[in-house]
Parts: sequence; C1' cells; structure tokens
RNA sequence: ACUUGUGAUAGAGGCGCGGCAUCCAGGAGUACGUUCCAUUAAACGACAGGCAUCGGGAACGGAAAGGGGCUGCCGCCGAGGUUUCCCCUGACAGCUGCCUGGCGGGGGGAUUCCGGGCCGUGGGAGAACAUCCUGCGGACUGUCAUCGCGCCGGUAACGGGCGAUGGAGUGCUAUCAUGAUC
Repeated sequence: ACUUGUGAUAGAGGCGCGGCAUCCAGGAGUACGUUCCAUUAAACGACAGGCAUCGGGAACGGAAAGGGGCUGCCGCCGAGGUUUCCCCUGACAGCUGCCUGGCGGGGGGAUUCCGGGCCGUGGGAGAACAUCCUGCGGACUGUCAUCGCGCCGGUAACGGGCGAUGGAGUGCUAUCAUGAUC
C1' cells in the first nucleotide's frame, strides 16, 4: 500500500421480508338444527375400514375453519420462500360425527434453488377473478465487475455522473482485529 486471506461488528436495496392482534369482506343463506312432505329394502356415494348420520322438496332458524384485505405493534435484510430426505406432533386447520389409518397441517435438522418487488402467461392449491406456490418471459430496481464518454472534481492516479454488457446474496459497503504478500 483503494493488495489479499480469515474473523467480528454495523449497515444498504423498498409497493423489501415475516410474525401477532383488532376490525372487515368473503366463505354462505353453504354445512347444520327443528317441523312437514316425499322416498323407503338393498345397492351406490362421503379419502380407506367399522359403527352412525346424511343424500330429494318446503318453511323457520342458521354457523365455523383454512386462506385474504386495511391498520397498528413486533422481529428482521437468506429477511424469507422453496426442493428432497429424516425426526417429533391428537388440546393437529381440514377431508360428515367417533375410533384406527392415510393424505394434509405444525415444529426441528440436513439439503437444492432464489438479490428484490411488479406485470404477463402455463401449471397447482383454493369457494373465489382474492391470495399463495412454481416454470417461462418482460421491463424496472439495488449491488459488484468490465468497457465507453466530447460531462463534473482533480496535475495525475482516480472518484462521481451517464450509457452498454454481464454475474449472483456463500454477494456488496464500512469499521476494527489478525495473518500473508509487495
């Protein structure tokens, strides 16, 4: 020494990420309950099995959860989301009620991919045109690298600004410590 490795700390991106709570929409005049009518065995149907209940119409009554939106508070910047596998879980949303199981949900670990949000589109979940997940595409944005400029500062090196191209967060910026190199 604007060199480089390691470690720690602190930061930046912005319709930034996630959690909790009130309220609201929706779910839905649905499920379900009561009464009446109809049907009447059985079979079939509900994720599977067993038991039960239900399956059509009318009247009266009439929910809830998951998911979502506004606002507020909280924690943050691999925030978080996601792929696969393993472990735990019935005071685990749900799949008609109970039991068992399965799917699924929730938590932990390892692992894959993703800088970020937006728009469009294919697929999946969902009651839904809400929203979420994922593949692809598009411009935008932050960051670094390379190149260019007749712009700004500077004697210059270089820095800033603008433009183009490209990469990825295991990144980038700053400070401190320490080792190495010249």